[in-house]
Context: one part of a larger RNA
RNA sequence: GAACGAACGCUGGCGGCGUGCCUAACACAUGCAAGUCGGACGAGAAAGUGGGCUUCGGCCUACGAGUAAAGUGGCAAACGGGUGAGUAACACGUGGGUAACCUGCCCGGAGGUGGGGGAUAACCCUCCGAAAGAAGGGCUAAGACCGCAUAAUACCGUGUGAACUUCGGUCUGCACGGUCAAAGCUAGCCUCUACCUGUAAGCUAGCGCCACCGGAUGGGCCCGCGGCCCAUUAGCUUGUUGGUGAGGUAACGGCUCACCAAGGCGACGAUGGGUAGCCGGCCUGAGAGGGUGUCCGGCCACACUGGAACUGAGACACGGUCCAGACUCCUACGGGAGGCAGCAGUGAGGAAUCUUGCGCAAUGGGGGAAACCCUGACGCAGCGACGCCGCGUGGAGGACGAAGGCCUUCGGGUCGUAAACUCCUGUCUAGCGGGACGAAAGCCGUGAGGAUGAAUAAGCCUCGCGGUUGACGGUACCGCGGGAGGAAGCCCCGGCUAACUCCGUGCCAGCAGCCGCGGUAAUACGGAGGGGGCCAGCGUUGUUC
Repeated sequence: GAACGAACGCUGGCGGCGUGCCUAACACAUGCAAGUCGGACGAGAAAGUGGGCUUCGGCCUACGAGUAAAGUGGCAAACGGGUGAGUAACACGUGGGUAACCUGCCCGGAGGUGGGGGAUAACCCUCCGAAAGAAGGGCUAAGACCGCAUAAUACCGUGUGAACUUCGGUCUGCACGGUCAAAGCUAGCCUCUACCUGUAAGCUAGCGCCACCGGAUGGGCCCGCGGCCCAUUAGCUUGUUGGUGAGGUAACGGCUCACCAAGGCGACGAUGGGUAGCCGGCCUGAGAGGGUGUCCGGCCACACUGGAACUGAGACACGGUCCAGACUCCUACGGGAGGCAGCAGUGAGGAAUCUUGCGCAAUGGGGGAAACCCUGACGCAGCGACGCCGCGUGGAGGACGAAGGCCUUCGGGUCGUAAACUCCUGUCUAGCGGGACGAAAGCCGUGAGGAUGAAUAAGCCUCGCGGUUGACGGUACCGCGGGAGGAAGCCCCGGCUAACUCCGUGCCAGCAGCCGCGGUAAUACGGAGGGGGCCAGCGUUGUUC
C1' cells in the first nucleotide's frame, strides 16, 4: 500500500446492488417449511338456506354436496433447503476404465393388455387405556393382493458354429428344452355387432398398464497422477497378503465365510500423533510465489449421540421406522411424547452478525388430463454505512477586507469572498397529481386449417381474435408548485509524513507505530487559533499478502 463475512470509538443526508452467528454440530417456546390425485376405489357429514307439516318441543324434504374431515390405492416425500461436526480418505481435483453394473419419471422402436379368486381398511358392534394407542367380531371396493392362461429378440440350460481373447472369457447365429406379465379409467358415437331405440359387452379418441430393444439423464464401482504439519512418532499388519471354493451384491473384489500358503506395507516416510471438509475460485503480488475456501457454483459428509435395517428405481433416509443412551416435557405413576446444522424467532456463549414480514405475480419443483392445490425453494419487502458504487449538503457576484476569535515587532497580520448582502438554481429529502416494464403462458369464449376416425361426434395438433392473472406497489419513473429552506464529520500537524503558533503543565499529568517527548519559554502532554489529509465517513484494533 492492498484486502476483510469484521469488531471498537466519534460522526451520520439519500439511493442502487450486494452482504450479515467466523463463537456453543449449545439448548430450544410458538407458527410455518411436502404434499397431491374423486379422470384408481368403497363410503360420506355438518353449519346454513328454501319448501311442506306441526300438539310450537319438533318432524319430513330439497339445496348445501358426492363438498369437508377420514380411509384403501398411486406418485412425490432420496429433490429442493441447512450445516462443516467428522474425514489426510479414491473424500476432493484431473485424466481414464467398467468385456464387472443399475437407472422411476422422459424420448424413439416394436409387441401385448385373456380369464378367474380370496381378502382388508373405512363403516357398524363389543371392549381395554388417563393419554398415546390397542384388541375381538361383522360388512365392502379397487389400477390394492393372489393363482391360471398366453409370450419373446427377455432370462436359464444343453448342443453346434464364426470372430476376438489377458485362455478366465466375451460376442453373435442357429436348433432344442425350460421359466416369467399385465389394469383399468374418462369422453364421445350408434357405422358394424348384441339387446331392441338408447344403452354396452360394440366402435373411436385420450390417459394409463405389462414384457422387450435402444437412447437420454442420474448414479455405483475400479485405476494413474496431484494438493497439510511433526522422525522429539521407526517399525506396522492376522481377514492381515495371496490362492481355491462358496455365499452375498445391480456389480468387481478378503465384501463375508471355510480350507490352504506365509505373505503384505515402510526413510520415495509405513504406523502413530496434530490439524483440516475438497475444488472452481477469492485476496495479495510485476511475476514466481504466499495466504485463504465467507457469499455464488460443483463434489463429499452429517441431521440430539451411537447402532440397525425396512420400503423403494433411488435412502441405510434432516421434518420415516426400530433399539440403546443423554436431555426436555406430559402422566391418573401403569405408561407415553420430542429432536430448528429448514424460514423466522428465544435463551446462552461472544468483540460481534437481521423480521416470529408479504406473495406464489415471476422462475423452478411435487401431484393432477386439466382447472388447480402445495412450495419459509424462490421473488420481494424490513433491519445494520458491514462492503462497493452513485448523488447531495448549493451556484454566481460580493471589501484596500464588517463584527468577533487568534497572533502581533502594536504598524499590522490572519480566519477571509469566508459571512452579511444581491441575483439565481432546484438534484436529493418532505408535499400534491399521473403512473409502469416485469405477463406471457395456461385457461375460457370464438374463428380457420390439419391428422385420426364410420362420423359433419368427442378428444388431439397448429394459428388468429377477444377476455382473465402483479407480492413488490401507488414502487420505479414523469409532471406540478414552493423554497437555500432539512443534510459534515473524523484523524493528524517532532522526524519517518503533508501540516505552527500562543496559553496551561513542569520527568507531574500525560503521549507513543519506531526513534523517542515531558525535570519553567514543550511545533511531541492538555486547550485554543491556524493548517494538512480524507469525506458520509474518519480513525483504532485484529488477520493475510
Molecule: small-subunit ribosomal RNA, 5' domain
Organism: metagenome